[in-house]
Predicted 3D model of a 75-nucleotide RNA (transfer RNA) from a Candidatus Hermodarchaeota archaeon. RNAcentral holds the sequence, with entries from ENA. Model confidence (mean pLDDT): 80 of 100. Rfam family: tRNA. By type it is a transfer RNA. Lineage of the source: Archaea > Promethearchaeati > Candidatus Hermodarchaeota.
Formats: sequence, structure tokens, C1' cells
RNA sequence: GGGCGCAUAGCUCAGCUUGGAUAGAGCACUACUCUGCGGAAGUAGGGGUCGCGAGUUCAAAUCUCGUUGCGCCCG
Repeated sequence: GGGCGCAUAGCUCAGCUUGGAUAGAGCACUACUCUGCGGAAGUAGGGGUCGCGAGUUCAAAUCUCGUUGCGCCCG
């Protein structure tokens, strides 16, 4: 230098192929119940500009282009 893959909640991930309903799950976190206090359990709740920028579209996590970081391969 060229090619491929990954990036979504604090953590681990799904969703992307085939664009569309309010962006989800588990764990964690907060409050309450329970308990002598905790833990466990139960109930409720908060938290995301989907790596970043732009484009296409009525509509983009999803398609296109560029770009950043990480990993792998080739030279």
C1' cells in the first nucleotide's frame, strides 16, 4: 500500500441479509417491598444522537461513499 471482518445501554450481545410500528434482551445500576442488617427473591424505574461525517429515500442501526479505532490476511 491492497483486501476482509468488527464498532448498538456501564458490560456481554441480538436486530443489518429483505429499510418502516416507540431501538431490544440478559447482567449491572436506582427506588420500594421483604429482612435485626445484608444477600436472595419480587415490583417499578432510569440509561442509547446504533464509532464519526455526508449522501440516497416519504422514511436509515439497516443501503451508498468517505473517515476513525481494533483484529486478521496479502504484498